[in-house]
A computed fold for a 78-nucleotide RNA from Methanococcus aeolicus Nankai-3, annotated as transfer RNA.
Its mean pLDDT, the model's own confidence on a scale to 100, is 81.
The sequence is in RNAcentral, with records from ENA.
Taxonomically the source falls in Methanococcus aeolicus (Archaea, Methanobacteriati, Methanococci, Methanococcaceae).
It matches the Rfam family "tRNA". Rfam describes the family as follows. Transfer RNA (tRNA) molecules are approximately 80 nucleotides in length. It is annotated as a transfer RNA.
RNA sequence: AGGGCGGUGGCUUAGACUGGUUAUAGUGCUCGGCUGAUAACCGAGUGGUCCGGGGUUCGAAUCCCCGCCGCCCUACUA
Numbered sequence: 001a002g003g004g005c006g007g008u009g010g011c012u013u014a015g016a017c018u019g020g021u022u023a024u025a026g027u028g029c030u031c032g033g034c035u036g037a038u039a040a041c042c043g044a045g046u047g048g049u050c051c052g053g054g055g056u057u058c059g060a061a062u063c064c065c066c067g068c069c070g071c072c073c074u075a076c077u078a
Base pairs, nucleotide, nucleotide: 001074002073003072004071005070006069007068010027011026012025020058028046029045030044031043032042033041051067052066053065054064055063
């Protein structure tokens, strides 16, 4: 320098191909139940508006453009 994949609750992650009413699950955390008590288990609650900006559209996590960050491949230099 060229190319590919990815960025979504504290952490991990589905959803993107095919735009559409309130963005999914696990875990964590809080409260309750159970127990002599703890763990496990059961129930309820909690928390993101989708990496940033712009565009298209009636409508964007989803499509297009630019940028940032991470991983991988190739090339170049040494």